Transfer RNA from a Patescibacteria group bacterium, 71 nucleotides, folded computationally. Its Rfam family is "tRNA". From the family's description: Transfer RNA (tRNA) molecules are approximately 80 nucleotides in length. The family's RNA type in Rfam is transfer RNA. Lineage of the source: Bacteria > Bacteria candidate phyla.
[in-house]
RNA sequence: GCGGGAUUAGUUUAAUGGUAGAACAGGAGAUUUCCAAUCUUCUAGUAGGAGUUCGAUUCUCCUAUCCCGCA
Numbered sequence: 001g002c003g004g005g006a007u008u009a010g011u012u013u014a015a016u017g018g019u020a021g022a023a024c025a026g027g028a029g030a031u032u033u034c035c036a037a038u039c040u041u042c043u044a045g046u047a048g049g050a051g052u053u054c055g056a057u058u059c060u061c062c063u064a065u066c067c068c069g070c071a
Base pairs, nucleotide, nucleotide: 001070002069003068004067005066006065007064010024011023012022013021018054026042027041028040029039030038047063048062049061050060051059
């Protein structure tokens, strides 16, 4: 330099065009003499930009980071 892949909550991970889910973690409450465990509930997210579309996490392009391959 060229080609391919990945990027979603603090972490891991679903969702292939139509309201973005879950688990762990965190906050609050219940239970318990206390702690732990358990149960309920709450908070919190689509890497950035542009385009297509009535509508984009999803399709297209560019950028950033990481990984793989070729040279």